[in-house]
RNA sequence: AUGAUGGCCGUGGGAGAGACCCUUGCGGGGGCGCCGAAGGAGCAAACCGGUUUCUUGAGGGAGAAACCCGUUAAACUCUCAGGCAAAAGGACUGUGGCCGGACG
Repeated sequence: AUGAUGGCCGUGGGAGAGACCCUUGCGGGGGCGCCGAAGGAGCAAACCGGUUUCUUGAGGGAGAAACCCGUUAAACUCUCAGGCAAAAGGACUGUGGCCGGACG
């Protein structure tokens, strides 16, 4: 400073799925079914490295293929956690304010 990415606070929007069954000393315990949008976990291409084989080169090397290890996103997948009336919570998002200080 016409202040990036990011963070915090207020406020508006914000989906899904049993107000299920049994039991209880009313604190709770057990059973079946289901949801994905707090949090958590998983991975595709790609990339790094390695091994083997092949091609090429006088050679140091270069290239290709297969396999293996590692890194790796999401609203995808899982359902550990959480949730399945309302309220609360809620990824994400509009808006107001603040913190911060990248590029210039």